[in-house]
Context: one part of a larger RNA
RNA sequence: UGACGGGUCCCCGCACAAGCAGCGGAGCGUGUGGUUUAAUUCGUUGCUACACGAAGAACCUUACCAGGGUUUGACAUACAGGUGGUAGUGAAGCGAAAGCAGAACGACCCUUCGGGGAGCCUGUACAGGUGUUGCAUGGCUGUCGUCAGCUCGUGUCGUGAGAUGUUCGGUUAAGUCCGCUAACGAGCGCAACCCUCGCUGUGUGUUACAUGUGUCACACGGGACUGCCGGUGUCAAGCCGGAGGAAGGUGGGGAUGACGUCAAGUCAGCAUGACCUUUAUAUCCUGGGCUACACACACGCUACAAUGGUCGGCACAAUGGGUCGCUAAGCCGCGAGGUAGAGCCAAUCCUCAAAGUCGGCCUCAGUUCAGAUCGCAGGCUGCAACUCGCCUGCGUGAAGCCGGAGUUGCUAGUAACCGCAGGUCAGCUAUACUGCGGUGAAUGCGUUCCCGGGGGUUGUACA
Numbered sequence: 001u002g003a004c005g006g007g008u009c010c011c012c013g014c015a016c017a018a019g020c021a022g023c024g025g026a027g028c029g030u031g032u033g034g035u036u037u038a039a040u041u042c043g044u045u046g047c048u049a050c051a052c053g054a055a056g057a058a059c060c061u062u063a064c065c066a067g068g069g070u071u072u073g074a075c076a077u078a079c080a081g082g083u084g085g086u087a088g089u090g091a092a093g094c095g096a097a098a099g100c101a102g103a104a105c106g107a108c109c110c111u112u113c114g115g116g117g118a119g120c121c122u123g124u125a126c127a128g129g130u131g132u133u134g135c136a137u138g139g140c141u142g143u144c145g146u147c148a149g150c151u152c153g154u155g156u157c158g159u160g161a162g163a164u165g166u167u168c169g170g171u172u173a174a175g176u177c178c179g180c181u182a183a184c185g186a187g188c189g190c191a192a193c194c195c196u197c198g199c200u201g202u203g204u205g206u207u208a209c210a211u212g213u214g215u216c217a218c219a220c221g222g223g224a225c226u227g228c229c230g231g232u233g234u235c236a237a238g239c240c241g242g243a244g245g246a247a248g249g250u251g252g253g254g255a256u257g258a259c260g261u262c263a264a265g266u267c268a269g270c271a272u273g274a275c276c277u278u279u280a281u282a283u284c285c286u287g288g289g290c291u292a293c294a295c296a297c298a299c300g301c302u303a304c305a306a307u308g309g310u311c312g313g314c315a316c317a318a319u320g321g322g323u324c325g326c327u328a329a330g331c332c333g334c335g336a337g338g339u340a341g342a343g344c345c346a347a348u349c350c351u352c353a354a355a356g357u358c359g360g361c362c363u364c365a366g367u368u369c370a371g372a373u374c375g376c377a378g379g380c381u382g383c384a385a386c387u388c389g390c391c392u393g394c395g396u397g398a399a400g401c402c403g404g405a406g407u408u409g410c411u412a413g414u415a416a417c418c419g420c421a422g423g424u425c426a427g428c429u430a431u432a433c434u435g436c437g438g439u440g441a442a443u444g445c446g447u448u449c450c451c452g453g454g455g456g457u458u459g460u461a462c463a
Base pairs, nucleotide, nucleotide: 001463002462003460004459005458007457008456009455010454011453012452013451015447016446019410020409021408022407023406026302027301028300029299030298031297032296033295034293035292042053043052064288065287066286067285068284069283070282073126077125078124079123080122081121082120083119088105089104093100094099108117109116110115128277129276131275132274133273137271138270139266140265141264142262144260149188150187151186152185153184154183155164156163157162168179169178170177194254195253196252197251199222200221201220202219203218204217205216225248228242229241230240231239232238304403308362309361310360311359312358313357314356320351321350322349325344326343330339331338332337369400374395375394376393377392378391379390380389416439417438418437419436420435421434422433
């Protein structure tokens, strides 16, 4: 000087407390461990792994396994030699396919007509590797943490390591600002500048709309600065209250992540050193596996009902997406769906709610709750739904009556409840993820305690 302390003082954070809704019990979905397996590919493992890489494993993907092929190779470059019925198309045959085999057809560009180029064949260099090492690396990322810190120049102090500044008194979300001060300044961070939402002015106006200046859309401006008033304060920074205002003290949200820490994560996104492999650890194909199942954990979905279930009528969104696409009206079907084909390269067309509300029934029961599981009959996508897809109808109707110890999220348009859209995608295992709107709370005395963090100080046999 740091680090540490079941030392001390100050401060902060949904950290506790006060509340609301959950998880932990049940069934199911998904991930992981374990076990099994020919293979169940690999990585990730306290917080910071476990609906994570994967924004979508039937084949493909695919890296794994079994079997069948190929060996200058599925792909690139160079050199040498060869090549005219050459390159390419490819019938019969073997085969699960890949591949082997090969009848027949049959080219291109330049040209000084010698040939050259391209292609193909042979050979040599080489290709290839999701093989190893993230403890050889780049790049990117997580975390402490959007925490308020981390440093430098000159000066001064100290033999020196170093200190000072950065401490102290106030204050702030903040090393934010003020005051004091052997320090005076500065940099990276903080804040602001950026985007978005809320108010408003002007301009423009199609495809929007009430058909004429209003909604809406787009663009450019204005507006909020402790500016004004009172109180308080070292009459400093600021804090408390008020006015006006759409908005008030950072207005809400986002993007933005200092010096560094964890030899943190990733050689399987990519790049890359070294090592290993080269008739195989490369490559192609068929089938299987990643979907197994005494079990354990994690994240979720659906419920256990009457603030509910069910039947009928009625109402109101916002993000978004669409040409190998979105697909309307009409018709057929109980339905999934089929048919039909209008419109739309989209403020034009398509896709556009559910909770809610008004009535009827159910009357506390394993039920008109709940829907797992299983049977039958169908539909869709796709070469192909057996392993292993989704959806529909009918039947079946399991566990479950609010969950032990423990534990999670959330402070306002938030939690909770309700649906909608999108990406990936032929289809889908999405209950996931990313967004969007609708309805819309409760509580916060306070900082003793738990956890994490910042600062001062103290102890130390630690570095």

A computed fold for a 463-nucleotide part of an RNA from an uncultured bacterium, annotated as small-subunit ribosomal RNA, 3' major domain. RNAcentral holds the full RNA, with entries from ENA and SILVA. Model confidence (mean pLDDT): 81 of 100.